The RNA shown here (SAM riboswitch aptamer (S box leader)) has 94 nucleotides and comes from uncultured Hydrogeniiclostridium sp.
RNA sequence: CCUUAUCAAGAGAGACGGAGGGAUCAGGCCCUAUGAUGUCCGGCAACCUGCGAAAGUAAGGUGCUAAAUCCUGCGGAAAUACCGAAAGAUGAGG
Numbered sequence: 001c002c003u004u005a006u007c008a009a010g011a012g013a014g015a016c017g018g019a020g021g022g023a024u025c026a027g028g029c030c031c032u033a034u035g036a037u038g039u040c041c042g043g044c045a046a047c048c049u050g051c052g053a054a055a056g057u058a059a060g061g062u063g064c065u066a067a068a069u070c071c072u073g074c075g076g077a078a079a080u081a082c083c084g085a086a087a088g089a090u091g092a093g094g
Stems, first nucleotide, its partner, number of pairs: 001094007012041001014040003020031003025073004042065003047061003050057002069087001074084003
């Protein structure tokens, strides 16, 4: 980069550490010294492997762990948390 599936559920009054963070750009709206982002631990989940006749399980590989992928941006529409696309994220193949 290509193909494909999923993206409204779920997940901590823990430790470290100290300033911004929520992918990118713009606008909005939020989180944050009552300690964010991050790392570790814990946890959630069940995509792949394993086990199982199956339902399932949760040992291994990922992943995830504020808010719908936080919302809007493009097209449609009954004008909204509507439908779809794009972009993005994650898994499994190539």
The sequence is in RNAcentral, with records from MGnify.